This is a predicted structure of a 75-nucleotide RNA (c-di-GMP-I riboswitch aptamer) from Planctomycetales bacterium 4484_123.
The coordinates come from a structure-prediction model, not an experiment, and the mean pLDDT is 84.

[in-house]
RNA sequence: GGCGGCGAAAGGCAAACCAGUCGCGAGGCUGGGGCGCAAAGCGUUGAGUCCCAGUGGGAUGGUCGCGCUGCCCGG
Numbered sequence: 001g002g003c004g005g006c007g008a009a010a011g012g013c014a015a016a017c018c019a020g021u022c023g024c025g026a027g028g029c030u031g032g033g034g035c036g037c038a039a040a041g042c043g044u045u046g047a048g049u050c051c052c053a054g055u056g057g058g059a060u061g062g063u064c065g066c067g068c069u070g071c072c073c074g075g
Base pairs, nucleotide, nucleotide: 003074004073005072006075012037013036017032018031019030020029021028022027035062041068042067043066044065046064047063048060049059050058051057052056
């Protein structure tokens, strides 16, 4: 450097739900919470799903793909 993640440890993230807040909405953000996650880190709308004042805008990365980066272990 590459490959792998059945097991261990450290640290990390945080679904549903609840409260507050923003939005027409899908949903976003903050706090609580913890179902899960080895990229559930970042980017990307190529595909999927969803919303609308609808034919053009928008939401979602915890649906899949792709790009970049990265912790631990190799028992």